[in-house]
RNA sequence: GUCCUCGUAGCUCAGCUGGAUAGAGCAUUCGCCUCCUAAGCGAAGGGUCGUGCGUUCAAAUCGCGCCGGGGACG
Numbered sequence: 001g002u003c004c005u006c007g008u009a010g011c012u013c014a015g016c017u018g019g020a021u022a023g024a025g026c027a028u029u030c031g032c033c034u035c036c037u038a039a040g041c042g043a044a045g046g047g048u049c050g051u052g053c054g055u056u057c058a059a060a061u062c063g064c065g066c067c068g069g070g071g072a073c074g
Base pairs, nucleotide, nucleotide: 001073002072003071004070005069006068007067010026011025012024013023019057028044029043030042031041032040050066051065052064053063054062
């Protein structure tokens, strides 16, 4: 340098055949339970879906550029 792939909550990821208030587990906080802790049960907070532009009535999802991680080739 060329090509492929990934980037969504603090962490690990799902969703990506465009359309419902963007979700799960773990973690955190609060409550219940318990003599106390852990476990268990319930609830809450937490996201400009890497970034910019474009396409579209509508974009996490499609297209292009850029940034970052991983890989292949030279």

A computed fold for a 74-nucleotide RNA from an uncultured Bacilli bacterium, annotated as transfer RNA. Its mean pLDDT, the model's own confidence on a scale to 100, is 81.